[in-house]
Context: one part of a larger RNA
RNA sequence: CUCGGUCAAGGAACUCGGCAAAAUGUCCCCGUAACUUCGGGAUAAGGGGAGCCUGUGGUAGGUGAAGGUCUUCGCGACCGGAGCCCAAGCAGGCCGCAGAGAAUCGACCCAAGCGACUGUUUAGUAAAAACACAGGUGCCUGCAAAGUCGGUUAAGACGACGUAUAGGCACUGACGCCUGCCCGGUGCCGGAAGGUUAAGCGGAGGGGUUAGCUCGUAAGGGCGAAGCUUCGAAGCGAAGCCCCGGUAAACGGCGGCCGUAACUAUAACGGUCCUAAGGUAGCGAAAUUCCUUGUCGGGUAAGUUCCGACCUGCACGAAUGGCGUAACGACUUGGGUACUGUCUCGACCGAGAGCUCG
Repeated sequence: CUCGGUCAAGGAACUCGGCAAAAUGUCCCCGUAACUUCGGGAUAAGGGGAGCCUGUGGUAGGUGAAGGUCUUCGCGACCGGAGCCCAAGCAGGCCGCAGAGAAUCGACCCAAGCGACUGUUUAGUAAAAACACAGGUGCCUGCAAAGUCGGUUAAGACGACGUAUAGGCACUGACGCCUGCCCGGUGCCGGAAGGUUAAGCGGAGGGGUUAGCUCGUAAGGGCGAAGCUUCGAAGCGAAGCCCCGGUAAACGGCGGCCGUAACUAUAACGGUCCUAAGGUAGCGAAAUUCCUUGUCGGGUAAGUUCCGACCUGCACGAAUGGCGUAACGACUUGGGUACUGUCUCGACCGAGAGCUCG
């Protein structure tokens, strides 16, 4: 040092934190609060008992043979009680330090946060307040469905031998009470009058080439049909976009300044600017509060944590859900009882390493 064990007095003073250890532990009896979704909470909590012998007593109880009666004849029904097993409770007694004599074998309570719950997860640092979940809502899909796999835009297959009380996708996440305002932007849905608009159709008009005509003594120039070829205006051309509406449990958003009441303070009230609309209910120094150890109250002798309030919300807020909530949790936080070598503060015993010798 590692593992195991014991300890006076104190008992968390240790420490980030009761980490670790100690304590609790079984069965029977008594007895059990708030709260609650009436199931629970609950082994709540908190108490008492437990061995052996004798008696009651081979009693209560259990099992049930032989035998008998009936018989629809059966592995049937009923009567019968031998034999075997054998309590509890009560009364009395006995022994030890100790009777669930070893081993196995919940510590408990109060309060708060988060997540309803049982589940799932980072195989090898994270088990959680993350994921999932029943339940809620929206959107898509009428069946050769939507959506997928496949791939040569094949066959074929899943969906589904299902059919809108079904299937797919997305968000939310039991339950209770609820879920406000904004459609200006973005998205989606609907509309089709007008604007814009591709290929294509169209072909006004133009160019190239030159049989020919023409000017010229010549060189060369001009004009130029058909054919071939090339450029090409107007006009006709969808969806989309513009445009017109709808839609927020779609993506998202949800103001500023000034004044005002007979103490002061504050502002129910008024003015003004801006906006698509200016945050409703509920909650609030919060898993969110910078200033901040906010202020007040509680708990402590003393409390940056904790609980209850206040509201000045830097920068909560309603299915990126809001606020509650019994039960549940190897979750997180604060407090308490019990208990202890965690500590004051260390000591001792045992086993094994280390060290020495071999």
Large-subunit ribosomal RNA, domain IV from a Chloroflexota bacterium, 358 nucleotides, folded computationally. Model confidence (mean pLDDT): 88 of 100. The source organism's lineage runs through Bacteria, Bacillati and Chloroflexota.